c-di-GMP-I riboswitch aptamer from a soil metagenome, 76 nucleotides, folded computationally.
[in-house]
RNA sequence: GCAAAACCGCCGAAAGGCGGUGACGCAGAGCUACGGGGCUACUGCGGCGCGAGCCGCCACGCCAGCCGGGCCGCCA
Numbered sequence: 001g002c003a004a005a006a007c008c009g010c011c012g013a014a015a016g017g018c019g020g021u022g023a024c025g026c027a028g029a030g031c032u033a034c035g036g037g038g039c040u041a042c043u044g045c046g047g048c049g050c051g052a053g054c055c056g057c058c059a060c061g062c063c064a065g066c067c068g069g070g071c072c073g074c075c076a
Stems, first nucleotide, its partner, number of pairs: 001026002006021006024065001030071003034068003037063003044057005
């Protein structure tokens, strides 16, 4: 210097994000989804159902505080 969980508010279909309170941790807990990994499944596709709807699959959504790579940096 940053700020996990939890709680409150807002956004989102969700995962999750942003702000506040808060400190579990972090010597790059700065940026980047490129490789691996993880989370979610609105739409879509398939199935079931008379129907309301339900089930399965899929990232184009998300995680940089899961690991590696890349980029740019502070102090001693």
Its Rfam family is "c-di-GMP-I riboswitch aptamer". Rfam describes the family as follows. GEMM was predicted in a large-scale screen for bacterial structured RNA regulatory elements.